[in-house]
The prediction has a mean pLDDT of 79. A computed fold for a 99-nucleotide RNA from Dyadobacter luteus, annotated as SAM riboswitch aptamer (S box leader). It was read from a public genome assembly, where an Rfam model found it.
């Protein structure tokens, strides 16, 4: 790169530098010169992995350490009812596993 499993409810910002774009695509919407992406620092969030309890199974506490995240949202295919709602998939995004 790939491939399989799980989540995508919630939650968490400040300085610095930077200097025009950002929310994965594609269409709205929408944030941004009252400072966007990016790059640093310190803080937090969350708990996949970790660690400890406890075990027959579910669990339950940490946050040191490997990640990830700290602006919000609809739709996209497909299936019911029927004009907006509920299911599912795909995709894409992280994790861990396996090559």
């Nucleotide at each position: 790169g790939a491939u399989u499993u799980a989540u995508a409810a919630a939650g968490a910002a400040a300085g610095a530098g930077g200097g025009a774009g950002a929310g994965a695509c594609a269409g709205g919407c929408u944030c941004g010169u009252u400072g966007a992406a990016c790059u640093c620092u310190u803080a937090g969030c969350a708990a996949c992995u970790u660690u400890c309890c406890a075990g027959g199974g579910c669990g339950g506490a940490a946050u040191a350490a490997g990640u990830g995240c700290u602006a919000a949202c609809c739709u996209g295919c497909c299936u019911a009812a029927u004009u907006u709602u509920a299911g599912g998939a795909a995709c894409u995004a992280u994790a861990a596993a396996u090559u």